Large-subunit ribosomal RNA, domain VI from Iodidimonas nitroreducens, 252 nucleotides, folded computationally.
Context: one part of a larger RNA
RNA sequence: CGUGUGAGACUUGAGAGGAGCUGUCCUUAGUACGAGAGGACCGGGAUGGACGUACCUCUGGUGGACCGGUUGUGGCGCCAGCCGCAUUGCCGGGUAGCUAUGUACGGAAGGGAUAACCGCUGAAAGCAUCUAAGCGGGAAGCCCCCCUCGAGAUUAGGUCUCAUUGAGAGCCGUGGAAGACCACCACGUUGAUAGGCUGGGUGUGGACGCGCAGUAAUGUGUGAAGCUGACCAGUACUAAUGGCUCGAAUUG
Numbered sequence: 001c002g003u004g005u006g007a008g009a010c011u012u013g014a015g016a017g018g019a020g021c022u023g024u025c026c027u028u029a030g031u032a033c034g035a036g037a038g039g040a041c042c043g044g045g046a047u048g049g050a051c052g053u054a055c056c057u058c059u060g061g062u063g064g065a066c067c068g069g070u071u072g073u074g075g076c077g078c079c080a081g082c083c084g085c086a087u088u089g090c091c092g093g094g095u096a097g098c099u100a101u102g103u104a105c106g107g108a109a110g111g112g113a114u115a116a117c118c119g120c121u122g123a124a125a126g127c128a129u130c131u132a133a134g135c136g137g138g139a140a141g142c143c144c145c146c147c148u149c150g151a152g153a154u155u156a157g158g159u160c161u162c163a164u165u166g167a168g169a170g171c172c173g174u175g176g177a178a179g180a181c182c183a184c185c186a187c188g189u190u191g192a193u194a195g196g197c198u199g200g201g202u203g204u205g206g207a208c209g210c211g212c213a214g215u216a217a218u219g220u221g222u223g224a225a226g227c228u229g230a231c232c233a234g235u236a237c238u239a240a241u242g243g244c245u246c247g248a249a250u251u252g
Stems, first nucleotide, its partner, number of pairs: 001152001005163007015149004021049007033038001051106005059100004066093005071086006110144003117137004168246004172188005193239003196235005203227002209222005
């Protein structure tokens, strides 16, 4: 820009893409078969490999705005307690998020038409013949079924609702498991959108101060203490104010 008014939802599915793999074991059954050695079809069940999709409950990884330990040095007048720098100084852990080596699921089943092939009936050709007329069976393959996209499918589809008594959209702002920008999604006081605060969770692992024991290092009590990013809730304290713009009926 188009889809012969504009808009908000919900859809149909032309078409396109994806997937399609396979082992072993048990059973049927040591049965059929076979002199024996050996050893099934068909059917039922279990468990794997590789591959794929999704996710983070578990197991781990990462986790430079979390917690702790510790070395050197500088600073806060000193002690104590803290802070800066040294690769995040180094080290031990670790929430959310993101992740695989972790977890869950998938290939199937089924239907249709077939290939090679196997048949029924059956003439030409008194027989025979799956074929000439006619009718069946038959594959991991084909079409459908499963998953994803999908009306620019210009053949531009459909349904519902709303609208010049202005539907609806945008700007702007607060943000997001959305994101390079844009877009998308949530919210804007008729409000929990983000921050703060409160409570909880999680992590760390026993704070400071004071008391006690010890010459001291240190230990211990107060006290599962103190602190705690991204997690879960609650709560209008702060910021989403006020407002502005575009916007639709037949010759463009």

Its Rfam family is "Bacterial large subunit ribosomal RNA". Rfam links the family to the GO terms ribosome and structural constituent of ribosome.